[in-house]
RNA sequence: GGGCCUGUCGUCUAACGGUAGGAUAUCGCCUUCGCAAGGCGGGGGUUGCGGGUUCAAAUCCCGCCAGGUCCA
Numbered sequence: 001g002g003g004c005c006u007g008u009c010g011u012c013u014a015a016c017g018g019u020a021g022g023a024u025a026u027c028g029c030c031u032u033c034g035c036a037a038g039g040c041g042g043g044g045g046u047u048g049c050g051g052g053u054u055c056a057a058a059u060c061c062c063g064c065c066a067g068g069u070c071c072a
Stems, first nucleotide, its partner, number of pairs: 001071007010024004018055001026042005048064005
């Protein structure tokens, strides 16, 4: 330098072009003499960045960035 794959709450991980969800962590409540475990609930995401297509984009297209992998 070229090809391919990946990038989504703090972390892990879902999501046919049509409300971005779950687990865990965190916070509150219940339960306990207390703690842990358990149950219930709250907050937390400009979906790596910038454009394009579309009535509508995490999803399709282009460029860039970062990581991985193969080739040179």